c-di-GMP-I riboswitch aptamer from a Gemmatimonadales bacterium, 93 nucleotides, folded computationally.
It was read from a public genome assembly, where an Rfam model found it.
RNA sequence: CGCUGCCCAGAGCACCUCCGUGAGAAAUCCGGAUCCGCAGAGCCAGGGAGCUAAAGCGUCGAAGCCUGACGCCAUGCCCGCCCAGCCGCCAGC
Numbered sequence: 001c002g003c004u005g006c007c008c009a010g011a012g013c014a015c016c017u018c019c020g021u022g023a024g025a026a027a028u029c030c031g032g033a034u035c036c037g038c039a040g041a042g043c044c045a046g047g048g049a050g051c052u053a054a055a056g057c058g059u060c061g062a063a064g065c066c067u068g069a070c071g072c073c074a075u076g077c078c079c080g081c082c083c084a085g086c087c088g089c090c091a092g093c
Base pairs, nucleotide, nucleotide: 002093003092004091005090012038013037017033018032019031020030022029023028036080042086043085046083047082048081050077051076056072057071058070059069060068
């Protein structure tokens, strides 16, 4: 340096659920408990997939406005879905 994760050690993360005068329109995030799992379940939202739709646009009803319902839409999210990029622990070969 490359490959591998059967074996060693010390660590690390935390699905679901519950809690919160927590943040947010929501998706989701944050903190605590718990521990399904993870050898990159470390970082990164660049590409694809997925989630949400406040604002905006359109349609509908209504005499009109406000309000409302429905549809579209990411500029919002998600890396514990996949790919790309960056950095790294231990062991074996």